[in-house]
RNA sequence: GCCUGAAAAAGGCAAACCCGUCGAAAGGCGGGGACGCAAAGUCACCGGUCUAAAAGGCUAGCGCCUCAUGACAGCGGGAUCGCCAGG
Numbered sequence: 001g002c003c004u005g006a007a008a009a010a011g012g013c014a015a016a017c018c019c020g021u022c023g024a025a026a027g028g029c030g031g032g033g034a035c036g037c038a039a040a041g042u043c044a045c046c047g048g049u050c051u052a053a054a055a056g057g058c059u060a061g062c063g064c065c066u067c068a069u070g071a072c073a074g075c076g077g078g079a080u081c082g083c084c085a086g087g
Base pairs, nucleotide, nucleotide: 002087003086004085005084012037013036017032018031019030020029021028022027035074041080042079043078045077046076047075048072049071050070055066056065057064058063
């Protein structure tokens, strides 16, 4: 440096749900809680997914449609850094 994660050790993260909080929402953050995770560390670069405030369109109106400049790294790929063990 590369490959692998059966066993072990040091440890790490934390789904659903609940409470608080921010947000138009998706969702984020803090606390509780553990379904799981060997990158479930980090980065929206590519694909995908979610939301649709503002804007635009339609409508007599209620409202409907389009759209990311908002999100998801625990959807896949990619980039990058890294613990332990075995080879």
c-di-GMP-I riboswitch aptamer from Thauera sp., 87 nucleotides, folded computationally. The sequence was found by an Rfam model in a public genome assembly. The organism belongs to Thauera, within Bacteria. Rfam family: c-di-GMP-I riboswitch aptamer. Its family is annotated with cyclic-di-GMP binding in the Gene Ontology.